[in-house]
Context: one part of a larger RNA
RNA sequence: UGACGGGGGUCCGCACAAGCGGUGGAGUAUGUGGUUUAAUUCGAUGAUACGCGAAGAACCUUACCUGGGCUCUAAUUCUAUAUGCCAGAUCCCGAAAAAGCGGAUUUUCUUCGGACACGAAACAAGGUGCUGCAUGGUUGUCGUCAGCUCGUGCCGUGAGGUGUUGGGUUAAGUCCCGCAACGAGCGCAACCCCUAUUCUUAGUUGCCAGCGAGUAAUGUCGGGGACUCUAAGGAGACUGCCUGCGCAAGCAGUGAGGAAGGUGGGGACGACGUCAAAUCAUCAUGGCCCUUACGCCCAGGGCUACACACGUGCUACAAUGGCCGGUACAAAGGGUUGCCAACUCGCGAGAGUGCGCAAAUCCCAAAAAGCCGGUCUCAGUUCGGAUCGGAGUCUGCAACUCGACUCCGUGAAGCCGGAAUCGCUAGUAAUCGCGUAUCAGCUACGACGCGGUGAAUACGUUCCCGGGCCUUGUAC
Numbered sequence: 001u002g003a004c005g006g007g008g009g010u011c012c013g014c015a016c017a018a019g020c021g022g023u024g025g026a027g028u029a030u031g032u033g034g035u036u037u038a039a040u041u042c043g044a045u046g047a048u049a050c051g052c053g054a055a056g057a058a059c060c061u062u063a064c065c066u067g068g069g070c071u072c073u074a075a076u077u078c079u080a081u082a083u084g085c086c087a088g089a090u091c092c093c094g095a096a097a098a099a100g101c102g103g104a105u106u107u108u109c110u111u112c113g114g115a116c117a118c119g120a121a122a123c124a125a126g127g128u129g130c131u132g133c134a135u136g137g138u139u140g141u142c143g144u145c146a147g148c149u150c151g152u153g154c155c156g157u158g159a160g161g162u163g164u165u166g167g168g169u170u171a172a173g174u175c176c177c178g179c180a181a182c183g184a185g186c187g188c189a190a191c192c193c194c195u196a197u198u199c200u201u202a203g204u205u206g207c208c209a210g211c212g213a214g215u216a217a218u219g220u221c222g223g224g225g226a227c228u229c230u231a232a233g234g235a236g237a238c239u240g241c242c243u244g245c246g247c248a249a250g251c252a253g254u255g256a257g258g259a260a261g262g263u264g265g266g267g268a269c270g271a272c273g274u275c276a277a278a279u280c281a282u283c284a285u286g287g288c289c290c291u292u293a294c295g296c297c298c299a300g301g302g303c304u305a306c307a308c309a310c311g312u313g314c315u316a317c318a319a320u321g322g323c324c325g326g327u328a329c330a331a332a333g334g335g336u337u338g339c340c341a342a343c344u345c346g347c348g349a350g351a352g353u354g355c356g357c358a359a360a361u362c363c364c365a366a367a368a369a370g371c372c373g374g375u376c377u378c379a380g381u382u383c384g385g386a387u388c389g390g391a392g393u394c395u396g397c398a399a400c401u402c403g404a405c406u407c408c409g410u411g412a413a414g415c416c417g418g419a420a421u422c423g424c425u426a427g428u429a430a431u432c433g434c435g436u437a438u439c440a441g442c443u444a445c446g447a448c449g450c451g452g453u454g455a456a457u458a459c460g461u462u463c464c465c466g467g468g469c470c471u472u473g474u475a476c
Base pairs, nucleotide, nucleotide: 002476003474004473005472007471008470009469010468011467012466013465015461016460019424020423021422022421023420026315027314028313029312030311031310032309033308034306035305042053043052064301065300066299067298068297069296070295083117084116087107088106089105090104091103092102108115109114126290127289129288130287131286135284136283137279138278139277140275142273147186148185149184150183151182152181153162154161155160166177167176168175192267193266194265195264197235198234199233200232201231202230203229207224208223211222212221213220238261241255242253243252244251245250317417321376322375323374324373325372326371327370333364334363335362338357339356343352344351345350383414388409389408390407391406392405393404394403430453431452432451433450434449435448436447
């Protein structure tokens, strides 16, 4: 100087408390440990691993295993020489096989420069092999915490201190006052994006108040720019005004005005550094190792195993509910190897036919919870849907290992969960659906977005956890 303290002071955070809903019990999905296995590829492991890398493991992917095969190679460059029967195509053979081997048959293009293929050779290629404790780059975490430093000056023999401490104040080292300090940088804030109000401009594919036409009906048509909306530019919020307190900064007010009030809400943005944190398997890369193999090709299997243990989800245990019928209201996205209207067939998953749309035009598309009516009447049930049997649909060379979905039947556990533990302070929690990426299909109940309905509670800071500042003890 730091670090630490079951030292002190002070401040903050869904940290506690006050509330709401969960997890831990059941079934199941998924990840992990363990065990098993020829292989169950590899990595991630307190917080900061465990629905993580993986925004898609039937083949491929694939890195693993078994078996078969190749050795100038799966890719690239250069040189010289030779060939066009060493290669390609077709057929046959090796349990299977597209790869490869062997056998048979057949055949180059040309603008004559060459191209292409092959053999041999050289330089070399290749490795998801090892080391993240040799590295770059990227990322997590402390933490969106308010801190971390520098120049000059001053103090100290020096390490170093001062500034950055103090009194107030703030979300903030934010600002004010004071002060041997005076200034400055990286952070904070602001500048950027979305959202809440309004104005101007512009009206197509969007809109329809008024006028006209037309229909069983619909902005359908003429037309219109008012409104909604779209998307470009402005305005607006600054403690600016008022009152009180205060030297000031600032604080308080069911103050005014205002769509919005004291950072309006959300996002992007992560200082100096910490954890020899993570990643050599995104990529790049030093060193080491392999080179008829630790490289490369192919078929099948495995990554999906299952006495068990843990994490994260989903579905439930029901009447604020289940089932049946009717009916209303979104936002944000995607679409030509695509989205697919309408019609017909099928109980259905789907199939057939086929309009429109490279889309503010057409389609996906039904929003669901909600509302109205009916039924069930507290039961392992008309709750719950696991499991199993049968019959099918679709994708795809191919659904046995190992896909999703549909229909009929079956109808398990489960009656609200021990110790313990998690999230959330407002359009939040809870609850309800919708979309997208990956993708032939799908294990999505995941992830990332979108809107609908829409709460309760915060006395307070004693305590638990983490953190900031000052101070004190300790040679750690």
The part of an RNA shown here (small-subunit ribosomal RNA, 3' major domain) has 476 nucleotides and comes from an uncultured prokaryote. The coordinates come from a structure-prediction model, not an experiment, and the mean pLDDT is 80. It matches the Rfam family "Bacterial small subunit ribosomal RNA". Its family is annotated with structural constituent of ribosome and ribosome in the Gene Ontology.